[in-house]
Context: one part of a larger RNA
Formats: sequence, C1' cells, structure tokens
RNA sequence: AGUGUAUGGUGGAUGUCUAGGCGUAAUGAGGCGAUGAAGGACGUUGUAGGCUGCGAUAUGCCGCGGGGAGCUGUCAAACAAGCAUUGAUCCGCGGAUUUCCGAAUGAGGCAACUCGUUACGACUGUGCAAGCAGAUCGUAUCACCAGCAUCUGAAUGUAUAGGAUGCUUGGGGCUAACGUAGAGAACUGAAACAUCUUAGUAUCUACAGGAAUAGAAAUCAACCGAGACUCCGUAAGUAGCGGCGAGCGAAAGCGGACUAGCCCAAACCGGGAGCAUGCUUCCGGUGUUGCGGGCGGCUGACAUGGAGUUGGAGCAUUAAUGGAAGUGUCUGGAAAGUCACACGAAACAGGGUGAAAGUCCCGUACAUGACAAUGUGAAGACCCUAAGCCGUACCAGAGUAGCGUGGAUGCCGUGAAACUCCGCGUGAAGCUGGGGGGCCCACCCUCCAAGGCUAAGUACUCCAUUACGACCGAUAGCGAUGAGUAACGCGAGUGAAAGAUGAAAAGUACCCCUUUUAGGGGAGUUAAAAGUACCUGAAACCAUAUACUU
Repeated sequence: AGUGUAUGGUGGAUGUCUAGGCGUAAUGAGGCGAUGAAGGACGUUGUAGGCUGCGAUAUGCCGCGGGGAGCUGUCAAACAAGCAUUGAUCCGCGGAUUUCCGAAUGAGGCAACUCGUUACGACUGUGCAAGCAGAUCGUAUCACCAGCAUCUGAAUGUAUAGGAUGCUUGGGGCUAACGUAGAGAACUGAAACAUCUUAGUAUCUACAGGAAUAGAAAUCAACCGAGACUCCGUAAGUAGCGGCGAGCGAAAGCGGACUAGCCCAAACCGGGAGCAUGCUUCCGGUGUUGCGGGCGGCUGACAUGGAGUUGGAGCAUUAAUGGAAGUGUCUGGAAAGUCACACGAAACAGGGUGAAAGUCCCGUACAUGACAAUGUGAAGACCCUAAGCCGUACCAGAGUAGCGUGGAUGCCGUGAAACUCCGCGUGAAGCUGGGGGGCCCACCCUCCAAGGCUAAGUACUCCAUUACGACCGAUAGCGAUGAGUAACGCGAGUGAAAGAUGAAAAGUACCCCUUUUAGGGGAGUUAAAAGUACCUGAAACCAUAUACUU
C1' cells in the first nucleotide's frame, strides 16, 4: 500500500407520510374605476423583525343577525396589561373611517415629494368692540375632453367661428382567456428559389360584451322544392384551386343542438316652425310586403298574443342548528387491536383521537334556519294589438346598382370568372320595374339591394363554492417553507434551494472533564434518544481494529 472482516464517521438515497400542486365535472360569477380602481409607498400591536389584517377611528370603530366561554392573528414562546354570561373573541350582512402615490385630475415632479388659488374655520397678533392682519394649521375647492343649457361674440349687416359660465351628464385607467375590426411578418415547406406555402398565423393597435359576431333572403335549389342566423356531425379530403409542384380545399343536401321574430323610410292624413311664399324641416297617426302598402268602395273581428310598464308571492346564495348507538377483559408506553356479551343504521362517506373506532370527537343520512343584503322571479294591474275582396296606379331606401380601371375575398393563383367587398372615374331603371341562377343570350324558376333591431343553441375561465381522480408525492407535483422571495441583469427580464424530534417538550435538573457559548462522561426524561446538525439512514468517501498478501 492492497484485499477481506468488524466497528464507527460522513453523506442524505430509499421507505413511509402530506401541509402543496395537477386534472375533470357541476353550479355561480363574468367585471373593478373620478363615491378615486388595479397595484404600491409609509405607517399601525405593550415588547426588534417578517407575514397577515387594517389606515392617524390604523391587528381595528358602529348597527343588525348567528354563536355561547373563553379571548387579545401568525412565525413564536414568555412576561406585562386588559376584555368577557350587562354575552367578549369568533362567523355572516350592512355601514363608518380609509395617510400618501397611482387614470391621478389645482401647478410642478427624479411615483409615494414640493409649491399654490379661492371660501370657511382654528390659532396668533392688535383693538373697548365691530373688525383688521397673517408665522402656522384644518376642511372643502380648482385638470382635460365630449354632451347639454345659458350668456356673450369677430373679419361682416343678419349670422357663424370663437369665448365665458353652469350641470349629482358621460369619458379617461386596470383586467386571464374568449370576441369583432384595422395593420400585418419571417424562419419554415417547396428537399435550392421568385408565384405559392408558413398565414391572414405570430405580433401591434382600436373597441366591446358576459358572451361577441351573425341574423329574418335582391338566399339556396333545380323544373322537385326548401324557408333568418349561429354551432356540431356528415357530405369530403369529394367538387375544385395549384411553378396542376409543394400543397390548399369548399358548398348545397342530410342528421342534430336551439328556435322568434320584428321596427323604420316613402305614399296618405293631422299639427307646428323657418324663411328666398313655394319650398325646407320637425312632431303625431298610418305603413313595412313579392303582388305589399296608400287612396276609393265593400265585407268583417273582441279573443288571442306581446320582446312594453309595473308588481312582488316564492325560490336561491351569503352565518348557522338538531342529528342514533358500548362496556368490560388481555397484551401494550398508549387500545381503536384480542376475547366476551350488547346496541344504532334514511347515518358502515371521510377525517381525528398515544396502533387498526358504525356506537370517543368532528362529521355523515335526514330534517330545519335569515333581522339584513344580493340575485331570480309566478299571479295580478296598466298599456298596445285583427283579417279579407274589387278598383285605382300615388309609394316602395341614388352618386346607389351597373360599367371602366386598380386591388381584395371565397375552393377559385385572371382564368371563360360570375357572385361579394374596397379606391378612382363614370353612371341607370323606378313595378309594363329590378337582382340572381358561374362569361354571354333566350326561355323558365326564384328573390326584392342600396335603412335598422333581435334572445337561445356556440367560445372562454383571472375568480367563488362543491364533488371526484387506475393524477404527483418533495430532483415528483405550477415555485409545498416570511416565493415571484434570495440571487442575477443598465434594462426588458431571468429566477432558485430549502418539508418530517416525539403521543406529549416530558427539549436532558444536578455533577464531572476540558484548549470552556463547542464537545464529551455520568445522572435524569421517554416505549425508544428519536437530543432542536433531531423518522428511516443506502452508496460513493474517510477512519480505527484485525487477518492475509506484497
């Protein structure tokens, strides 16, 4: 020095556990904000600090309701001082307070700071007083934009622009995904690359809602017919598009989810206003459709429906309440285990208790409960509301449809390229009218553009509650612990590690050694030292002892 064995150290694997996660489902909620949000700064407890709560009324104040014996949050004990059956702490609902920053909004500013205006009050000074003055302090007030109203008011006479004032009118900012719209890549694929693809994706912007969008046919279809929209399945990887490459890729129909339809403009009638006196405009009635409405004539209806206004029974949510039934023996540190004999069950889900409990505790089945707040909301009340025939030819959305040109969309890459949408130019008909049926024409069929509203089915989950899991179990699971912390970065941002004594601290009184806040030996606690470097305690690695080899 090596090998083996033994005993230790170191180390923190493994096993067991769970305080935290992950996922799914159901229900709720789907917003908060100038009545100052989200997010912060600084404070605040009798005692340093972190977290939580709260705001100079500061670990809290008031009212109502619940509850019933202890309480003064937590890490985290101790002491002190208090509160409480005259009902505290605690739980629910409502209210009060709510510094400073922050949209931040009196002005400024390097956020949490500085400096003002005006009014009133305090305070100080002065004065007999009314009052006056201001080192200082308190409360309120003062941003901008839009809207409405009033008053003013140029060039320029009437006016208008502009200005001022008022308003208990609204906006501004934040927010996970879902939505609509505007703008819009590249890597990539095409085995290179340019059309193409990636993709109208990512990203940016605007705006909104609990959903949004869309929506009651100028739609489809095919000579049969359907009958708003949205979503799902299918049709179908079909018809198609495509350097006909890579790739892209419908629709009708059918089957489902869900169902809901309406209102204007105009013609005509009535009323008002303006002025260039024959036009414009406002209000009310009427009216809304593919053979409709108005107007003229004729016939005829009182019940049904309504998405309007009101109404508020009840129900739900936000605290809670009652809730069955067991004792002994043995082992043990401890009984829930063993044995013996009982009992409950609309409750043998689950958790806890010194091991494994239906009957010990919390619960569970079942039954019950609200002063108040919020949501939903039946009956009832009010209000409104029919249809058909004949004639007439008054009305039925114009810089619109179409066309030219330049683009876009869709399965459609300009093609024979219709349809839909946009920029520029041009520019109809008007019911004997107009659009569509994939160039175009005819016939036929079908629909009525150029105005508007509209639940449900659909998408999503920052968030609340409940339940569940052939989900994880501390290198796993989002980050299980004072974690978006420490640390890193100029910054945008990146981003950890770290769980377990024991049933209970019973956390080792006292003595001794010593190089003296360490460590050790006794003694004591405990079932066991498991001894706050604490459950178990593997391996690598280190040491001591011993046998053998060299």
Model confidence (mean pLDDT): 82 of 100. The part of an RNA shown here (large-subunit ribosomal RNA, domain I) has 550 nucleotides and comes from a Phycisphaerae bacterium. Taxonomically the source falls in Phycisphaerae (Bacteria, Pseudomonadati, Planctomycetota).